[in-house]
Context: one part of a larger RNA
RNA sequence: UUGGGCGUAAAGCAUCUGUAGGUGGCUUUUUACGUCUGCUGUCAAAUCUCAGGGCUCAACCCUAGACAGGCGGUGGAAACUGCCAAACUGGAGUACAGUAGGGGCAGAGGCAAUUUUCAGUGGAGCGAUAAAAUGCGUAGCGAUCGAAAAGAACACCAACAGUGAAAGCACUCUGCUAGGCCGACACUGACACUGAGAGACGAAAGCUAGGGGAGCGAAUGGGAUUAGAUACCCUAGUAGUCCUAGCCGUAAACGAUGGAUACUGGGCGUUGUGUGUAUCAACCCAUAUAGUACUAUAGCUAACAUGUUAAGUAUCCUGCCUGGGGAGUACGUUAGCAAGAAUGAAACUC
Repeated sequence: UUGGGCGUAAAGCAUCUGUAGGUGGCUUUUUACGUCUGCUGUCAAAUCUCAGGGCUCAACCCUAGACAGGCGGUGGAAACUGCCAAACUGGAGUACAGUAGGGGCAGAGGCAAUUUUCAGUGGAGCGAUAAAAUGCGUAGCGAUCGAAAAGAACACCAACAGUGAAAGCACUCUGCUAGGCCGACACUGACACUGAGAGACGAAAGCUAGGGGAGCGAAUGGGAUUAGAUACCCUAGUAGUCCUAGCCGUAAACGAUGGAUACUGGGCGUUGUGUGUAUCAACCCAUAUAGUACUAUAGCUAACAUGUUAAGUAUCCUGCCUGGGGAGUACGUUAGCAAGAAUGAAACUC
């Protein structure tokens, strides 16, 4: 390489949009590119192979044929793919009628708690720990009560519940805005799927500039512990955590499971919607559909497990893997303010 794979052994891009490309529903027509087929030209000889023959055999030599195909010419077939033209509605979309939601952005408002400040009462401890000490306190701490300020987070409800492409999203209200689902079947008529490059978004930490700074808290100081203690524990505490504008572009970014479509037994919950049944009404019951859990048959699997939300049965597109270490390193390049990121070897060694 052929092949075989990617939940846990190496291997699914963090996620989405989408260009080129690849693939593509149903009916009829055209054509004959692919496809199939007849005839034919050519692919020197030698070699290989097969049959016969010649050297006493063999190697060797001679004669005739064939396999495997390639490239053309010409005649034909039209099922499939492609092409041409026309039509269809099941895929896809638009409009309509509803509906659920922590989806996003902006603005406004709110409460508990914490800390600080001011004032009162009061008078010796407080705080911390396994025990202590550092620390705070007669310049009045702690406790208690009244007032004020600040910043950050939103108890209960809360759910194996919801929603979003993912990251994520939760006090309340308002405005703007995006997507989903169900219904009915009006319209368009294959407009679809995937997607190399590319673009967008992307937790936390980190960076730049300007604000903010209550609590927490890397670094750091001190106290303990200890043989030591650059730790675990305690007391302080800077960056940071928060906001605005920009960068970074990574995570065990996990369901360790790429996307789309179709098919393949059940049971039992739950969320949204519809229909039937029922009723004064809400339930209940039955059923359909879109999610989301559990259990389990067949199948699959090395096993664990998975099992209509597949890791089953198939098709299409894409990414990735190919023994361990060296190494996600070196060199080069790209983007970045930097940190670091992306791409990504080899020698050598087992």